Notes:
Model confidence (mean pLDDT): 82 of 100. A computed fold for a 91-nucleotide RNA from Deinococcus ruber, annotated as c-di-GMP-I riboswitch aptamer. It matches the Rfam family "c-di-GMP-I riboswitch aptamer". About the family: GEMM was predicted in a large-scale screen for bacterial structured RNA regulatory elements.
[in-house]
């Protein structure tokens, strides 16, 4: 230095849930709270999942509603992959 990651040390983050707030929604911000996390710090929406006030089509129902497909626009970086970095040091 690379790899690797402990029942080590110093620190760090914070799922569900609750309160509040923004958003049609997925979901986001703040506070509380800890399931977990060795990059659960940063960047990125390629895959995947999810949402929709728009558009087109199909099916059922039958009169404006359900589902599906396409299209467009979004959400998630704590689903998977990718990029550049970083603390500690047992085996």
């Nucleotide at each position: 230095a690379a790899u690797c990651g402990a029942u080590a040390a110093a620190g760090g983050c914070a799922a569900a849930c609750c309160c509040u707030u923004c958003g049609u929604g997925a979901g986001g911000g703040g506070g509380g709270g800890a399931c977990g996390c060795a990059a659960a710090g940063c960047c990125c929406a390629g895959g995947a999942a999810c949402c929709c006030g728009c558009c087109g089509g199909g099916u059922g129902g039958u009169u404006u509603u359900a589902c599906c497909c396409g299209u467009g626009g979004g959400u998630u970086a704590g689903c998977c992959a990718g990029g550049a970095u970083g603390c500690c040091g047992a085996a």

The sequence is in RNAcentral, with records from Rfam.